[in-house]
Context: one part of a larger RNA
RNA sequence: CCAUGUUGAAGGAACUCGGCAAAUUGACCCCGUAACUUCGGGAGAAGGGGUGCUUUUCUUUUGUAAGAAAAGUGGCACAGAAUAGGGGGUAGCGACUGUUUCGUAAAAACACAGGACUCUGCUAAGUGGUAACACGAUGUAUAGAGUCUGACACCUGCCCGGUGCUGGAAGGUGAAAAGGAGGAGUUAUAAGCUCUGAAUCUAAGCCCCAGUAAACGGCGGCCGUAACUCUAACGGUCCUAAGGUAGCGAAAUUCCUUGUCGCAUAAGUAGCGACCUGCACGAAUGGUGUAACGACUGCCCCACUGUCUCCAACAUGGACUCAGUGAAAUUGAAUUCUCCGUGAAGAUGCGGAGUACCAACGGCUAGACGGUAAGACCCCGUGCACCUUUACUAUAACUUUGCAUUGACAUCCAGAUUUGAAUGUGUAGGAUAGGUGGGAGGAGCUGUUUAUCAGUUCCGGCCUUGAAAUACCACUCUUUCUCCUCAGGAUGUCUAACUAUUUGAAUGAAAUCAAAUGGAACAUUGCAUGGCGGGUAGUUUUCUUGGGGCGAGAUUCUCCUAAAGAGUAACGGAGAAGUGCGAAGGUAGACUCAAGCUGUGCUUUCCACAGCUGAGGAGCGUAAUGGUAUAAGUCUGCCUGACUGUGAGACAAACAAGUCGAGCAGGGACGAAAGUCGGCCAUAGUGAUCCGGGAGUCCCGAGUGGAAGGGCUCUCGCUCAACGAAUCAAAGGUACGCCGGGGAUAACAGGCUGAUGACUCCCAAGAGCUCUUAUCGACGGAGUCGUUUGGCACCUCGAUGUCGACUCAUCACAUCCUGAUGCUGAAGAAGGUAUCAAGGGUUCGGUUGUUCGCCGAUGAAAGUGGUACGUGAGUUGGGUUUAGAACGUCGUGAGACAGUUCGGUUCCUAUCUACCGUUGGAAAUAUUAAGAGAAUUGAGAGAGCUCAUCCCUAGUACGAGAGGACUGGGAUGAAUCAACCUAUGGUGUAACGGUUGUUGUGCCAACAGCAUAGCCGUGUAGCUAAGUUGAGGAUGGAGAACCGCUGGAAGCAGCUAAGCGGAAAACCUGUCUCAAUACAAGUUCUCAUACAAGGUUCAAGACCAGGACUUAGAUAGGCGAGAGGUGUUCGUAAUUCGUGAGAUAUUAAGCCAACUCGUACUAAUUUCUUUUUUUU
Repeated sequence: CCAUGUUGAAGGAACUCGGCAAAUUGACCCCGUAACUUCGGGAGAAGGGGUGCUUUUCUUUUGUAAGAAAAGUGGCACAGAAUAGGGGGUAGCGACUGUUUCGUAAAAACACAGGACUCUGCUAAGUGGUAACACGAUGUAUAGAGUCUGACACCUGCCCGGUGCUGGAAGGUGAAAAGGAGGAGUUAUAAGCUCUGAAUCUAAGCCCCAGUAAACGGCGGCCGUAACUCUAACGGUCCUAAGGUAGCGAAAUUCCUUGUCGCAUAAGUAGCGACCUGCACGAAUGGUGUAACGACUGCCCCACUGUCUCCAACAUGGACUCAGUGAAAUUGAAUUCUCCGUGAAGAUGCGGAGUACCAACGGCUAGACGGUAAGACCCCGUGCACCUUUACUAUAACUUUGCAUUGACAUCCAGAUUUGAAUGUGUAGGAUAGGUGGGAGGAGCUGUUUAUCAGUUCCGGCCUUGAAAUACCACUCUUUCUCCUCAGGAUGUCUAACUAUUUGAAUGAAAUCAAAUGGAACAUUGCAUGGCGGGUAGUUUUCUUGGGGCGAGAUUCUCCUAAAGAGUAACGGAGAAGUGCGAAGGUAGACUCAAGCUGUGCUUUCCACAGCUGAGGAGCGUAAUGGUAUAAGUCUGCCUGACUGUGAGACAAACAAGUCGAGCAGGGACGAAAGUCGGCCAUAGUGAUCCGGGAGUCCCGAGUGGAAGGGCUCUCGCUCAACGAAUCAAAGGUACGCCGGGGAUAACAGGCUGAUGACUCCCAAGAGCUCUUAUCGACGGAGUCGUUUGGCACCUCGAUGUCGACUCAUCACAUCCUGAUGCUGAAGAAGGUAUCAAGGGUUCGGUUGUUCGCCGAUGAAAGUGGUACGUGAGUUGGGUUUAGAACGUCGUGAGACAGUUCGGUUCCUAUCUACCGUUGGAAAUAUUAAGAGAAUUGAGAGAGCUCAUCCCUAGUACGAGAGGACUGGGAUGAAUCAACCUAUGGUGUAACGGUUGUUGUGCCAACAGCAUAGCCGUGUAGCUAAGUUGAGGAUGGAGAACCGCUGGAAGCAGCUAAGCGGAAAACCUGUCUCAAUACAAGUUCUCAUACAAGGUUCAAGACCAGGACUUAGAUAGGCGAGAGGUGUUCGUAAUUCGUGAGAUAUUAAGCCAACUCGUACUAAUUUCUUUUUUUU
C1' cells in the first nucleotide's frame, strides 16, 4: 500500500451519473391500519406497546406439554448470540405467474388468457417427402391451420384511387395443338415429294367490371371575415380516393427547447400538474384509462448510516525477509541521463550545452509513441457471406390447354363430301327471265302395220319487249331441305378401366381373391404448352473525387491558362454541339457594308431619298477564334460536280481512327475563252466489331446440275451519351457481419499554415455641453500568438484508447485578488483606464453525462490559457460508439437517422529511463607509504513566502451634507504547513465487567471453548484529529514601472547623455532542511589499537541500516511497589434475610497489557579452539 472484516466524535447524502456500497429494519404476541379498488385486494400497509428470571394462582390435557394473570427480582441492554422485511408517496411502460441473447443486454422484448380476420366439408385445409406414405387426427367447423392484437373498462372514425385478395364474364390480347389460302424448290410440264406458311379456331392469365381496410396502406393547401385588439363560429377558392373523428399531447414521440405557467427546493436542463404553437400522436401496425403485480425506468420524503466534510485506529490474509518449490507474456543488440534544437514533422541513441562515482533492495507509474490482438471505425478489392425487393435471369410448387391412360349409349349443335329435290319477281315484256353454252325442234296423248308412221294438244322457234329470250339438253351459282360417308363440339345417362370406403375367407399381420356401396371416363399420372412464381438459386448493382457519401461530371467543338514551334494538368476560367440548307450548292456576270454629318419630304421622332465621310467599326444559318471588300458578304441567269473509277505526295499520330490533296480516265454543268466545279469561309453536328434487313453482283455451291446458305460493292438498324462500346438481358441492405490490404485515405492527437479566432499597435471622422485621445472610437492600415472553426493529408490503420468527473499537478502571463505606480470627466469614499509585478491565493451547493452555462449562498478574488483539448500499464464509465428493445420520421422492403429512449465485460506480477526512499562498495587523505572516531564550513539544491476583519490614529484630513480616508500601530481570525498526545475525543482482537445459546471439566457450585473479540458496557500504553502547541517576523542589497536632484548636447527647458537619490508580496540575502563524490573531493579536535562479527534488545526498522546494553551490567524477561483501568471476586456466614430468583456483610474488593521506579532471579557469562588485521 492492497483485499476482506470491526469500531468511530460532530454533522447526516453536503458524495455521486445515480444513496453505488454500507448501515437501518428483522422473530412472536397484542392494539391499530389510508387513498384507491376489478370488492378479491391494497396489508406484514403505516404506526404503537410487550418479551428475562423466580414464586404462586387459574384454564386446559389421561398425562407430559400448552396458555393466562398477579406478586417479586437483577442488568446499559431480556426475540440479550446466530438465524431474521427498511418504509412511504408519485409518474412511465408492461395487465398478471412465466420466457429470453449457455459466455458483457432479464427488459418496456417474447409468451399469455381474451378479441378479430382469412382458409378448411374430410381422400379437409396446412406441413414433410422424388414417391410410397406420414403428421394434421384414430380429430370433423364449439374442429384444425395461418395472420394481427394482447387481462379488464370505455371505444375502435373517414378513404377501395394504388397494391393485394375474392367474384364476374360481354369485348380486346392471347401458347402449343388444330387449320391450311398462298408461295418457293425440284422438273420440259403435271403429279408426287420437300420447305415455307396467311386467314380461321382458342384455355388460363392480363386489360376490363365490381366487392373487400381488426387486408398492405392513406387520412390537404391558400385567402378573407365579428363595433379596441386578438382570435375566427362564418365565407370564398384549388386539389384529393378521403382529407385525422373520439381520446391523448414538449409525451419512451417536441427539432427550435432548459417552450410558458404552477407545485416542490435557498437554488431544480431533472420530476409532477397544466397550456397546445402535435418539426414528425391517434384509434387491434390498436387509442385512452386502470386495481393488483415488477431483481424494470424516472422523481420526492422519513429512517439510517464513513458515500461525504476528512479521515483515524485495530484484526486477518497478502505485500517485505528467510527456507523449499518454481511459471508466463515479452526480448534486433545495448556501455539504456536532462534541456534546447534537428529530423518521416513528439529523440536514451543525431547537433550543442548541461548534469552525472559503481552496484543493489523496497516503492511509484510520467515516458520507453510500453505488452497483448497483421484496427472491429474509415477507405480500397471488377474479395466473401447472409438478408430484401415492383434489380436481371432461371426455377420448385401451383395453375391452364392439347394428346395418351380412355370405354358404351343417347340427345343437341355446327362443318366437309355425296344423292335427289326445291329456290331465284327492278322496269319493259304474254310473265317470277339465276348464269353460260348448245339448240330448231321438243314433250305428252290417240290410232295403227308397232314403226324411222299418222293425227292431235302443249311448249318453243316466229313476233314483241328487254342489257339478256324462253321449248329441250349440258354444266353451274345463291339460298333451303333431304340422303350417304367422315371428322368434331356440348350435355346427359351408363359401367367395366381408374378411384375411395366397407365387408368376407376361424383369429392377428402381409400378399392374393371375392363381394357390396359411392365417384367415374372426370380425377390421377406422363409428355408438350401458356400463366403465376424472392418459395428457392445464381449474379449484378461503374469510375472520377483535395477521405468517402450527397452534388456535379464522363463524347465532340472554340478561346484563355499554355511560359512567341508542336504539345501540356486541375471538381481552373468562359462558352457551344448531338444540326441546318435543292439552296444557304456549282458556274458566269454584277454590286459594297455598319455608323455618322448635311439637305429634301410643312414641324418632331421614325422612315425614305440625295450628297459627303467611311479598311470594315458590317455581313458570312449557328458558339468562339482565325479569316474575309480582288471578297468567303449582296443580287441575277443557267444548272446539279451534294458526280463514277482512282490517287503521286504530305499533315497528324502508340494503335485504331482523323485531315489535306495535285494529277489520270469516264461522262457532264457554267463560261466567248482561259478555266472552275469530287457540296457549303474554316474549325463541332458523332459511335468500332458482332448480328440482322434491303439493293446490286453472279464469286463459292459438300458425287453432278440446281437450290439452301455464304462472300463482295452500296446501304439501313445503337442518348452502346459511363460516348475505344465487358452481357441480348441486372437494384438495394448489413450495427449480425467476415477476409485481404492501406497511414497510398478519413475520424483523435501531433506537425505545417494562420483564412477564421484572440490580442496589440498606427491613423483619428466622430461621441464625450466646449474639448479627437478621462473614457469610447467608425472607415482603413500594420503586426503578434498558435487556446477556436478550418485548410493540407506529413508520422502512426502487423492499434498513438476517445468526452466529462476524480486524484495529482506543473508552466506561461495577455493579472481575478493581494503589492507598487501614472492619468482621470480623481474633492473624500467608491470607481474608470493604463504601467510594473507570476511570491502566495483563487469557495461550497441546485438542475444537467456534460465542458460550458443558468441559479442560490459566500468571499480579497471566485483569472485566462498550455502541458497528446496534462493525467484510463492512476481511478471512474454518466455521455459517445457493437450485439437486445421501443417511439417519431424516412424507405415497397431488408433497414436507416450529429433524432429520442431503457439495458449493456474497462486486461497487464514494471526490464530500462525518470521520480521517492533505504543500503553495500570503491574513491578521496603528502609520494604505489597508517589509521580510527567525532565535530564542522557551505559551493550548490530544496522548502517557506498568504490574506481578511476589527480597534486606535480619527468621526480627523476632505466634503454643503451624506459620507469618509492615506499613513503608522495593535488585536483576532481564515486558509496552509509542521510537531506532539498533558488535557478533549476516536480506536485500542482479550485489561476488567455484564450477558444469550451450546459443549466440556463426572454432578452442584465454579470455570473453560465456540458462535464477527458471540453480543453489550467501559478502557491503559501506542497510534491518531475533530484536539494541543508552534510557524510565516525584523533587516540588508541590487533594482521594475514610477517619482526626483544636478545637468549639457541645444546660452532655454528637460529625471539622462556623464553623475547621484527614492521606490514593489517579484530578484539576491536573511529563516528552516539536505549538502565536500564541491575530482579545487575542504576545515578543526581527540585517540593509540580500532572497527566489524556474536549476544540481550528498542518509542529504530520491509531487508539492510540506526540507537541502547553486553557481568566494571538494569538491555530484555521475571519479581516487588506505584500510577492507571475495571467496578465489589471465589468462598463463608448450620447464628444474615428471603419459598425462590436474589439481596446484605466480609469489600473502594478481586483481577489487570504495552506506563514509572526498584531489584541481577534468568539470559547478554566464562573458558577453549580457529580465522583476519595490527603492534612489538
The prediction has a mean pLDDT of 84. The part of an RNA shown here (large-subunit ribosomal RNA, half B) has 1176 nucleotides and comes from Coleochaete scutata. NCBI's taxonomy places the organism under Eukaryota, Viridiplantae, Coleochaetales, Coleochaetaceae, Coleochaete. It is recorded under the gene name rnl.